Molecule: c-di-GMP-I riboswitch aptamer
Organism: soil metagenome
RNA sequence: AAACGGCAAACCCGGGGCGACCCGGGGACGCAACGCCACGGGACUCCGCCGAGCGGAGCCAGCCGGGCUGCCGAA
Numbered sequence: 001a002a003a004c005g006g007c008a009a010a011c012c013c014g015g016g017g018c019g020a021c022c023c024g025g026g027g028a029c030g031c032a033a034c035g036c037c038a039c040g041g042g043a044c045u046c047c048g049c050c051g052a053g054c055g056g057a058g059c060c061a062g063c064c065g066g067g068c069u070g071c072c073g074a075a
Base pairs, nucleotide, nucleotide: 006031007030011026012025013024014023015022016021029062035068036067037066039065040064041063042060044058045057046056047055048054
């Protein structure tokens, strides 16, 4: 390259949360790991502190790195 398929951004509806955001349905911007994991970095939220700073708690795996697993194939 190809084949069977898979996931699902923004946005909308319903629900949960102080919030970041999450769950279900619709919907596809894209994705060969856009599968899973919060271990490291980072953004974001909440709290403490007059403030900065710092600390704590959380959230994001479709921000990056890393770990694990994985379909097909000229391999």